[in-house]
Context: one part of a larger RNA
RNA sequence: UGACAGGGGCCCCAAAAGCAGUGGAGCAUGUGGUUUAAUUCGAUGCAAAGCGAAGAACCUUACCAAGGCUUGACAUGCCCUGAAUCCUCUUAAAAGAGAGGGGUGCCUUCGGGAACGCAGACACAGGUGGUGCAUGGCUGUUAUCAUCUUGUGCCAUAAAGUGUUGGGUUAAGUCCCGUAACAAGCGCAACCCUCGUGUUUAGUUGCCAACAUUAAGUUUGGAACUCUGAGCAAACUAUUGUUGAUAAGCUGGAGGAAGGAAAGGAUGACGUCAAGUCAUCAUGCCCUUUAUGCCUUGGGCGACACAUGUGCUAUAAUGCCCAGGACAAAGGAUCGCGAUCCCGCAAGGGUGAGCUAACUCCAAAAACCCGUUCUUAAUUCGGAUUAUAGGCUGCAACUUGCCUGCAUGAAGCUGGAAUCAUUAGUAAUCGUUGGUCAGUCAUACGACAGUUAACUCAUUCCCGAACCUUAUACAUGA
Numbered sequence: 001u002g003a004c005a006g007g008g009g010c011c012c013c014a015a016a017a018g019c020a021g022u023g024g025a026g027c028a029u030g031u032g033g034u035u036u037a038a039u040u041c042g043a044u045g046c047a048a049a050g051c052g053a054a055g056a057a058c059c060u061u062a063c064c065a066a067g068g069c070u071u072g073a074c075a076u077g078c079c080c081u082g083a084a085u086c087c088u089c090u091u092a093a094a095a096g097a098g099a100g101g102g103g104u105g106c107c108u109u110c111g112g113g114a115a116c117g118c119a120g121a122c123a124c125a126g127g128u129g130g131u132g133c134a135u136g137g138c139u140g141u142u143a144u145c146a147u148c149u150u151g152u153g154c155c156a157u158a159a160a161g162u163g164u165u166g167g168g169u170u171a172a173g174u175c176c177c178g179u180a181a182c183a184a185g186c187g188c189a190a191c192c193c194u195c196g197u198g199u200u201u202a203g204u205u206g207c208c209a210a211c212a213u214u215a216a217g218u219u220u221g222g223a224a225c226u227c228u229g230a231g232c233a234a235a236c237u238a239u240u241g242u243u244g245a246u247a248a249g250c251u252g253g254a255g256g257a258a259g260g261a262a263a264g265g266a267u268g269a270c271g272u273c274a275a276g277u278c279a280u281c282a283u284g285c286c287c288u289u290u291a292u293g294c295c296u297u298g299g300g301c302g303a304c305a306c307a308u309g310u311g312c313u314a315u316a317a318u319g320c321c322c323a324g325g326a327c328a329a330a331g332g333a334u335c336g337c338g339a340u341c342c343c344g345c346a347a348g349g350g351u352g353a354g355c356u357a358a359c360u361c362c363a364a365a366a367a368c369c370c371g372u373u374c375u376u377a378a379u380u381c382g383g384a385u386u387a388u389a390g391g392c393u394g395c396a397a398c399u400u401g402c403c404u405g406c407a408u409g410a411a412g413c414u415g416g417a418a419u420c421a422u423u424a425g426u427a428a429u430c431g432u433u434g435g436u437c438a439g440u441c442a443u444a445c446g447a448c449a450g451u452u453a454a455c456u457c458a459u460u461c462c463c464g465a466a467c468c469u470u471a472u473a474c475a476u477g478a
Base pairs, nucleotide, nucleotide: 001475002474003472005470008467011464014459018422021419022418025313026312027311028310029309030308031307032306033304034303041052042051063299064298065297066296067295068294069293072124076123077122078120081117082116086101087100088099089098090097091096106113107112126288127287129286130285131284135282136281137277138276139275140273142271148185149184150183151182152181153162154161166177167176168175192265193264194263197233198232199231200230201229202228203227207222208221209220210219236259239253240252241251243249302441315415319374322371324369325368331362332361333360336355337354341350342349343348381412386407388405389404390403391402392401428451429450431448432447433446434445
């Protein structure tokens, strides 16, 4: 100097106080294990496990079996020949192999050349093969925690120390005061974005008014309002009382749309974990070269005694079913969204108006309100499982897709030890939408609005981080 242990000070959904869960059930999904020809690979306490994967029927695909290729699916260089594309037949699971036909283009200094195909020889290509403990880059975590350092000076024999400690204060090494320190840098904060208020400007496809209409549309007028886009203002402890050291600040009030960081996001210091990734990419070395490379068909990644993580649906009356009625925001759309009308119980089918979108469409918001039935029951709760009939996408739905109708109607009556999230427009609950995507195993992930609580007002304890001090002689340095 660090490490560790106890003590002191301090902070945090850390505990406490609430609230809703997980752990019990069924299913979805990931992982382990087992099995398998293969169940491709990686990730493993927090910080792996609805993770890479924003979507495995083929493809993807890396795995397995079988059938094939060997200058190769891809790149550059040499050479022979033919332009190329195209059509038909045989064989094959396909890849491929074999045979026949047709057909000559473009540029030209007529030598040839460009592009493409076939054959040949070699340099080479190729590798999702190994090593993340050889690496770059990127990322997680500690942690959005408040720290981590430097120059000069001073002190010490030296390692080092001081500054950065002390008294207050803060979300903060934030700021003030003191001080052998004085300054500075990376961080903190601010500058950036969204949202909350007003104003200026601009009004179309949006808004308002009139006429008309079943409605949409059309027409005319307006710039007040809503809204949309751009600019500006506004919050800074500015003002006031108490308190404090006349400080930094803390606390109460006024005004204000907003008050003490208004709320949320982006932003992640020096380092730690030989953390993760050679399978995004790049790359050293090693290995492979008629195979560990390449093509194809089929299978597998979807297996199933079991264990476990994350979720969804429930167990009902604050409810379920049925009938009627109301109110959003954000997003997507031309290989697309698809209105209307007709057919079908429905999934869907036929038709095809409009829309390259503030115009048209997806689109119905749902919880909610009003009314009826059900009356505590494994039920009009719950929907697993199974049988059957259909629809859609797609060469193709058996392994292994989604959806619909009818029938079937399992477990489950609030869940042991234990454990997780959450402090306000939050939790809980209710729907909407997007990416990926032919379709979809999405109950996932990301975004959006609706309804809308309870509890703590404090730091005794548990976990964790930082700081100060003391003990220990454990490590390192002198």